[in-house]
RNA sequence: UAUACGGGAACGCUGAAUCCCUAGGGGAGCGGGGGAACCAAACUUUGGGGUGAAUCCUGUAUACCUUACGGGUACAGGUAGGGUUAGCUUUCGACCCGAACCCGUCAGCUAACCUCGUAAGCGUGGAAGGCGCGAAAGG
Numbered sequence: 001u002a003u004a005c006g007g008g009a010a011c012g013c014u015g016a017a018u019c020c021c022u023a024g025g026g027g028a029g030c031g032g033g034g035g036a037a038c039c040a041a042a043c044u045u046u047g048g049g050g051u052g053a054a055u056c057c058u059g060u061a062u063a064c065c066u067u068a069c070g071g072g073u074a075c076a077g078g079u080a081g082g083g084u085u086a087g088c089u090u091u092c093g094a095c096c097c098g099a100a101c102c103c104g105u106c107a108g109c110u111a112a113c114c115u116c117g118u119a120a121g122c123g124u125g126g127a128a129g130g131c132g133c134g135a136a137a138g139g
Stems, first nucleotide, its partner, number of pairs: 011123004018028004029118006039108001047106001048103004056078007064071002081097005087131006
């Protein structure tokens, strides 16, 4: 000095998920949902809707459901979409995610108003253009 593993601090990343107080609670901030008129949509079991980037398609398997079609589940490959690439931003490249849950037949928008959440997880990753911040040397 490099690599691998483990731990800690600081800092940072995904996300609404942070801060304060007199602290099992309350407040601020942030983020959702419901909810008139106007407008929009026309309505409807093939149920529908919501949080979220997280949808859709194909293949294989299946001792589950179905008479069957098909569905469910598991795996794999894509994909709408989302994120990272340590000042900010844009582009190219690279990498990663593409989950999960809730309402219960009901929800377009939506002032007033009502209501809910404020968790969890992660760790150093290239180049160019523009903008910006700082430092050193010289004048």

Background
Predicted 3D model of a 139-nucleotide RNA (c-di-AMP riboswitch aptamer (ydaO/yuaA leader)) from Moorella sp. (in: firmicutes). The sequence is in RNAcentral, with records from Ribocentre. The coordinates come from a structure-prediction model, not an experiment, and the mean pLDDT is 76.